Fluoride riboswitch aptamer (crcB RNA motif) from an Actinomycetes bacterium, 63 nucleotides, folded computationally. The sequence was found by an Rfam model in a public genome assembly. Rfam family: Fluoride riboswitch aptamer (crcB RNA motif). Gene Ontology terms of the family: positive regulation of gene expression and response to fluoride.
RNA sequence: GAUUGCCGCGGCGAUGGAGCUCGCCGAGACUGCCUCGUCGAGGCUGAUGGCUCCUGCGGAAGG
Numbered sequence: 001g002a003u004u005g006c007c008g009c010g011g012c013g014a015u016g017g018a019g020c021u022c023g024c025c026g027a028g029a030c031u032g033c034c035u036c037g038u039c040g041a042g043g044c045u046g047a048u049g050g051c052u053c054c055u056g057c058g059g060a061a062g063g
Stems, first nucleotide, its partner, number of pairs: 009026005016054006032044005
């Protein structure tokens, strides 16, 4: 210096914050989908990886 394994730590899981939990990554993990078209245009869902709470947005009903 390189490679591999384990542990710790940290980070990440398409739009905000927190707790728990699962998975992945160690300069990588991650950066949604559809249509036309030809690197642009148009359209759709969702604030979670999953659960819960808060914030924001949307819909319905009642006061």